Model confidence (mean pLDDT): 90 of 100.
A computed fold for a 350-nucleotide part of an RNA from a metagenome, annotated as small-subunit ribosomal RNA, central domain.
Rfam family: Bacterial small subunit ribosomal RNA. Its family is annotated with structural constituent of ribosome and ribosome in the Gene Ontology.
The full RNA is in RNAcentral, with records from SILVA.
[in-house]
Context: one part of a larger RNA
RNA sequence: CUGGGCAUAAAGGGCACGCAGGCGGCCUGGUAAGUUGGAUGUGAAAUCCCCUGGCUCACCCAGGGAACUGCAUUCAAGACUGCCGGGCUUGAGGUCGGGAGGGGAGAGUGGAACUCCUAGUGUAGCGGUGAAAUGCGUAGAUAUUAGGAGGAACGCCGGUGGCGAAAGCGACUCUCUGGCCCGAUUCUGACGCUGAGGUGCGAAAGCCAGGGGAGCGAACGGGAUUAGAUACCCCGGUAGUCCUGGCCCUAAACGAUGAGCACUAAGUAGGGGUGGUUCCGAUGCCGUCCCUGCUGUAGCUAAUGUAUUAAGUGCUCCGCCUGGGGAGUACGGUCGCAAGGCUAAAACUC
Numbered sequence: 001c002u003g004g005g006c007a008u009a010a011a012g013g014g015c016a017c018g019c020a021g022g023c024g025g026c027c028u029g030g031u032a033a034g035u036u037g038g039a040u041g042u043g044a045a046a047u048c049c050c051c052u053g054g055c056u057c058a059c060c061c062a063g064g065g066a067a068c069u070g071c072a073u074u075c076a077a078g079a080c081u082g083c084c085g086g087g088c089u090u091g092a093g094g095u096c097g098g099g100a101g102g103g104g105a106g107a108g109u110g111g112a113a114c115u116c117c118u119a120g121u122g123u124a125g126c127g128g129u130g131a132a133a134u135g136c137g138u139a140g141a142u143a144u145u146a147g148g149a150g151g152a153a154c155g156c157c158g159g160u161g162g163c164g165a166a167a168g169c170g171a172c173u174c175u176c177u178g179g180c181c182c183g184a185u186u187c188u189g190a191c192g193c194u195g196a197g198g199u200g201c202g203a204a205a206g207c208c209a210g211g212g213g214a215g216c217g218a219a220c221g222g223g224a225u226u227a228g229a230u231a232c233c234c235c236g237g238u239a240g241u242c243c244u245g246g247c248c249c250u251a252a253a254c255g256a257u258g259a260g261c262a263c264u265a266a267g268u269a270g271g272g273g274u275g276g277u278u279c280c281g282a283u284g285c286c287g288u289c290c291c292u293g294c295u296g297u298a299g300c301u302a303a304u305g306u307a308u309u310a311a312g313u314g315c316u317c318c319g320c321c322u323g324g325g326g327a328g329u330a331c332g333g334u335c336g337c338a339a340g341g342c343u344a345a346a347a348c349u350c
Base pairs, nucleotide, nucleotide: 004321005320006319007304008303012318014201015200016199017198021194022193023192025088026087027086028085029084030083031082033081034080035077036076037075038074039073040072041071042070049065050064051063052062053061054060091191092188093187094186095184096183097182098181099180103177104176105175106174107173108172109171110154114150115149116148117147118146119145120144121143125136126135162169163168206247207246208245209244210243211242215241216240220236221235222234223233258317259316260315261314262313263312266295267294268293269292270291271290272289273288274287275286276285277284299306300305323350324349325348332343333342334341335340
């Protein structure tokens, strides 16, 4: 290189945008670079292959042929690809009219609970567990009432439901803002798909600076348990969890399933539109587009399973795999304040 693969065996990049590159709809004119055919020249000799001959045969050698799959020039073909030009509307995008939504950002507001503070009532316990103890409490706790303060999270609705590219998003109101769906056939006329590098986003934990700190709670202290108990249980509790700005860039970042397009039985449920039907409406029925589930035929699969949301049938582009351990390590490079990330071997061994 050819070839085979990537749900669970090794293997889909965490996700997106996008430069280069690769690939690219329908009709038509031209061109002739790719492509195909012919001709000519060349493709040294030897070698390989075929035929014949010379050494008694063979090895070996000689003669002839073929071949040298290539290159160049030229003539021709014009389907397909490319290039130049013209046109089209179904791909893509725009416009208009509707629609749903925890999509994002900022500001403000609310109630429940919790803790603390103040005051009242009230008195000996409270709390906690398997049982206890540490702990709290006569300096008046727990309980209860009123008032005040604070921080964090938003019960019910809530759903097998919605939105987002993923990470993720859930009280209410306002402001700013992204995407999506349906209808109209109103405009542009292939403007498209993918995407090495690159750039941006990226849970939690962690880091830097400044705030904040109710509850929870690594570390830590104490009480238990136990042979021990650096745990599980209990009482405390710092960082952190929260906010602002800046880093980090990982994950079972999972559907363990890259993105796009097309095609390929049905049934059923949920969400968002829209058309038809009954005079209108509710509603029902019939149809259609988009999204989210379940069941399941064919097919696929080692099986499990998957099955119009494919793991089926095809095409395009990217990423990745090649026995286990050593090892996602060393070294080097690069990024980072650090922690560490990314890239990534070998010896040796089975």